[in-house]
Context: one part of a larger RNA
Molecule: large-subunit ribosomal RNA, domain IV
Organism: Candidatus Margulisbacteria bacterium GWF2_38_17
């Protein structure tokens, strides 16, 4: 110098991304205890006192309940209170720097976000706002069930049966969950149009009995073709459907200062974002403005609304309680730091 530890004047977060790491606080009795709340909690909320030892006194109670005695004759009852265990509070009196005398043993309190909770998760760099989750909704499923796993027996679902099962989205509660079915997709519909295999057999073509004006023609048969016509789902088509994929504009003008613009215009769309929230885990411009909190505050908190590019179950907005989550502030505490110092043990160095 390193590593683990203890102590430390004054000051107390000035360190530092950030109070990270230490330090503070702790145990039991009493007394007290706030907004807010789903009335259950918050809550150990905060915030204060007391704590040995001795005598009264092992006291008053509590608990169990011998022996005796009674009533009785049954492993009965009833009186009784010994012993044995427990054990406050008062009140005196005493003692040390110090009585939870060493160790073990919550710091606290205000905010906001996310996520409702208790739970799971990256074995070996993320414990979280991820993922479950109970509730909710939608859809499929009538039993040989859908749905899965297997070539196939078989299985699982289930020794279940629609208050059941199997998929999706969502995610206690609490008030809601708004417009669009043009387009995909889902379900329903059958009039028409399209539409395979197969039915169907027209026509052609070879062949050649035979006819022949000698060029040809050409029945049957056997082959090759292979046309109308027939033909189902599906596709087009017509309809519902969004807690299905999704999707929810843009110009111009207009009010007796100015400014805005309830109002009017035009365009295009399927519709043209509604409630509620917003510089937001979402705001490029941005350190938007305002107010609050500091001596000073790119972060907080509280508004406004001009949302580059929030919004309703990929759920919208609240929300008590809950977190080894995370912002922001304060109280107490400190060696975090002004700024370092001392000391104890293990290394390092030296020889061996």
């Nucleotide at each position: 110098c390193u590593c683990u530890c203890g102590u430390u004047a004054a000051g107390g977060a000035a360190c530092u991304c950030g109070g990270c790491a230490a330090a503070u606080u702790a145990a039991c009795u009493c007394c007290g205890u706030a907004a807010c709340u789903u009335c259950g909690g918050a809550a150990g909320a905060a915030g204060g006192a007391g704590u040995g030892c001795c005598u009264c006194u092992g006291u008053a109670g509590u608990g169990u309940g011998a022996a005796a005695g009674c009533c009785c004759u049954g492993c009965g009852g009833c009186u009784g209170g010994a012993g044995c265990a427990u054990g406050a509070a008062g009140a005196g009196g005493u003692u040390g720097c110090a009585g939870a005398g060493a160790a073990c043993a919550g710091g606290c309190c205000c905010u906001g976000g996310c996520g409702a909770c208790u739970g799971u998760u990256u074995a070996a760099c993320a414990a979280a706002a991820a993922c479950a989750c109970a509730g909710g909704u939608c859809u499929c499923u009538g039993c040989u069930a859908a749905a899965c796993c297997g070539c196939a027996a078989g299985g699982u679902g289930a020794a279940g049966u629609a208050u059941a099962g199997g998929g999706g989205c969502u995610g206690a509660c609490g008030c809601c969950u708004g417009c669009c079915c043009a387009g995909u997709g889902c379900u329903g519909g059958a009039a028409g149009g399209u539409u395979a295999a197969g039915g169907g057999g027209a026509u052609a073509u070879g062949u050649u009995a035979g006819c022949u004006c000698a060029g040809g023609c050409g029945a049957a048969g056997c082959a090759u073709u292979g046309a109308a016509c027939u033909g189902a789902a599906g596709c087009c088509c017509c309809a519902g459907u969004g807690a299905a994929c999704g999707g929810c504009g843009g110009c111009c003008g207009u009010a007796a200062c100015u400014a805005u613009a309830a109002c009017g215009g035009u365009c295009c769309u399927a519709a043209g974002g509604u409630a509620g929230c917003g510089a937001a885990a979402u705001u490029c411009c941005u350190u938007g403005u305002c107010g609050g909190g500091u001596a000073a505050g790119u972060u907080c908190c509280g508004a406004c609304c001009c949302g580059c590019a929030c919004g309703a179950a990929a759920g919208g907005c609240g929300u008590a309680a809950c977190g080894a989550c995370u912002u922001g502030g304060g109280c107490a505490c400190u060696g975090u730091c002004u700024c370092a110092a001392c000391g104890a043990g293990a290394g390092g160095c030296u020889c061996g």